[in-house]
Molecule: Glycine riboswitch aptamer
Organism: Acidimicrobiia bacterium
RNA sequence: CAACCUCGGACGGGAGAGUCCCCGGCAACGGGGCGCCGAAGGAGCAACCUCCCCGGAAUCUCUCAGGCCCACGAACCGUCCGAGCGAG
Numbered sequence: 001c002a003a004c005c006u007c008g009g010a011c012g013g014g015a016g017a018g019u020c021c022c023c024g025g026c027a028a029c030g031g032g033g034c035g036c037c038g039a040a041g042g043a044g045c046a047a048c049c050u051c052c053c054c055g056g057a058a059u060c061u062c063u064c065a066g067g068c069c070c071a072c073g074a075a076c077c078g079u080c081c082g083a084g085c086g087a088g
Base pairs, nucleotide, nucleotide: 001088005084006083007082008081009080010079011078012077013076018034020033021032022031023030024029035068036067037066041064042062043061044060048056049055
């Protein structure tokens, strides 16, 4: 000096599922009911890491939370910036 990797940020892409019923209301919206979705978060099991214990671990499962016009948000992916580590 610096690949890879990790964290944070910016930009771009980014799915799914009733705006159905009742009440209030001009509407937006709010409350309740039933139905539904999963990719904020959370939880559970597990392939695997690894021969064993401990531990870690999903886009699988659950739906507590969240969501079901749009918007916001959104796991994940790409590019860039900053920081850390550091093969070489």